[in-house]
Context: one part of a larger RNA
């Protein structure tokens, strides 16, 4: 000297972008943070009615999502993570391309109605119903095995023909046409093969201290053989062999979440992993599976344990390391705010819901940028103030005073971009098609804004409303004078201070930064 998620002493006008519990992964009061679909489906209620019906709602069935997004670093020295690779060991919901299809039956259940039990929480009995909810048959590929051939490679092998035994579908919803047989359009559904996109497992190399840790290791090393797997594998069993690791540092303990980056440095390096992006891990604390394409799942289950509530004492309920917010601990970190207007999720044909993700506003000089407190004149060098050799010197063009000037604040008025490739209506054109309806491209018109009456422009206005902090012995820019008297202090190091202190306090003067100044703290 540079940095900091800083904190503390004095001070403090605007404005912009950014950050804001590094400590107790401590404990939570309350509200919100994941719902969606009635074009899947019965059923109930409500509104209008022209008594045909039509429109809204919804607890329940179902399907989808709830494994994403947000959150925190306990834990982990590990293929966790970062490069660089391999899978002839492997899996993938939605989405996109391609093939084949979607035919025939049945049987149940929740919701509801009756009843029982319970304080609650809710459990339970008989009775009806439906579906894209559940189950059979049939049809085909696929995959299995058993046979017979090509082609390839990388060692197991890998593609590919043919031949015999196992197995799917929502027979749906909507709209549109009609010859009332059905077709057609979208949207969902099966099957296969392909991409894309997510992901799983293997390996080479890399990053930490301690040797005042030297021996570790029975599922341990490998082999048959069988299980589980999406798949390889002691991954898990049963037998067999007795291996495996290690001074190139195993094993122990002790620290720590990896990187992209960040700080610092001429660099080499050393620190560091706050915001932002990428992976891991964890959701009171241990354990386990269930669903599901995906979990071994923060705001699911189920067991233990530790807490805290409710209780009719027989038995329930919960989990902010989500967003605000309380308490604690602490030097120490914000609002129990607006809106889905934009970007992104989710469900849904779509309108549209939901979305504490995001977008935004508060609050904080916490950091960095910019601005500002005026400007230009002006010597009788005014009063005052300090000092003084009592002549003066200084503060000082500094002020007053005279011209201007309105940044900014403050009053008045206009007043925004972020809003469209979106919905929605109308026209026009085109592919396909019997036709429509749907689809695809374009022109119009119309709705949509938390922020915010904000930014911003214009106009008025008064120099009026805005300056502090440290330090002045050397390092190191800056000196007098009073008190004080090795006492009170001060100090980064060296050192002042015992009566004339440029070093302690205070005044005036002066330097150095400036809305900040020093101080601590820590890194280079």
């Nucleotide at each position: 000297g540079g940095a900091u998620g800083a904190a503390c002493g004095c001070u403090g006008g605007c404005g912009g972008u950014g950050u804001g519990c590094c400590u107790a992964a401590u404990a939570c009061a309350u509200g919100c943070a994941a719902g969606u679909c009635g074009a899947a489906c019965g059923a109930g209620g409500c509104u209008c009615u022209u008594c045909g019906g039509a429109g809204c709602c919804u607890a329940g069935u179902g399907g989808c999502g709830a494994a994403c997004g947000g959150g925190u670093g306990a834990g982990u020295a590990a293929c966790a993570c970062g490069u660089a690779g391999g899978u002839a060991a492997c899996c993938u919901g939605c989405c996109c391309c391609u093939u084949a299809g979607a035919c025939u039956g049945g049987g149940a259940u929740a919701c509801c109605c009756a009843g029982a039990c319970g304080a609650a929480a809710g459990u339970u009995u008989g009775g009806c119903u439906a579906a894209u909810a559940c189950c059979g048959g049939a049809u085909a590929a696929c995959a299995a095995c058993a046979g017979a051939g090509a082609u390839c490679g990388c060692a197991u092998g890998a593609u590919u023909u043919u031949u015999g035994u196992u197995u799917g579908a929502a027979a749906g919803g909507c709209g549109c046409u009609u010859u009332c047989a059905a077709g057609c359009g979208u949207c969902a559904c099966u099957u296969a093969g392909g991409g894309a996109u997510g992901g799983a497992c293997c390996u080479g190399c890399g990053g930490u201290g301690c040797a005042u840790u030297a021996g570790c290791u029975a599922g341990u090393u490998g082999g048959c053989g069988g299980g589980a797997u999406a798949a390889c594998a002691g991954c898990c069993c049963a037998c067999c062999a007795a291996g495996g690791c290690g001074a190139g540092g195993a094993u122990g303990c002790a620290u720590a979440g990896c990187c992209g980056a960040u700080c610092u440095g001429a660099g080499a390096g050393g620190a560091u992993g706050a915001c932002c992006g990428g992976c891991c891990a964890c959701a009171a604390u241990g354990g386990g599976a269930c669903u599901g394409a995906g979990a071994c799942a923060c705001g699911g289950c189920c067991c233990a344990u530790a807490c805290u509530c409710c209780u009719a004492c027989g038995g329930g309920a919960g989990g902010c390391a989500g967003c605000a917010g309380u308490a604690g601990g602490g030097a120490g970190u914000u609002u129990u705010c607006g809106g889905c207007a934009a970007u992104g999720g989710g469900c849904g044909a779509a309108a549209g819901c939901c979305u504490g993700a995001c977008c935004g506003a508060g609050c904080a000089a916490c950091a960095c940028c910019g601005c500002g407190u005026g400007a230009g004149u002006g010597a009788u060098g005014a009063a005052g103030g300090u000092c003084u050799u009592c002549g003066g010197a200084u503060u000082g063009u500094a002020a007053a005073g005279c011209u201007c000037u309105g940044u900014u604040a403050c009053g008045a008025g206009g007043g925004a971009c972020g809003a469209a490739u979106u919905a929605u209506c109308u026209c026009a054109g085109g592919a396909g098609g019997a036709a429509a309806u749907g689809c695809c491209u374009g022109a119009g018109g119309u709705c949509u804004g938390a922020c915010g009456g904000u930014a911003c422009c214009u106009c008025g206005c008064c120099a009026g409303a805005a300056a502090g902090u440290a330090a002045c012995g050397g390092c190191u820019a800056a000196c007098u004078a009073c008190g004080u008297g090795c006492c009170a202090g001060c100090a980064g190091c060296c050192g002042c201070g015992g009566u004339a202190a440029u070093a302690c306090g205070u005044a005036g003067g002066u330097u150095a930064c400036g809305a900040g100044c020093g101080u601590u703290a820590u890194c280079c």

Record summary:
Model confidence (mean pLDDT): 82 of 100. Predicted 3D model of a 524-nucleotide part of an RNA (small-subunit ribosomal RNA, 5' domain) from a Bacilli bacterium. Taxonomically the source falls in Bacilli (Bacteria, Bacillati, Bacillota). It matches the Rfam family "Bacterial small subunit ribosomal RNA". Gene Ontology terms of the family: ribosome and structural constituent of ribosome.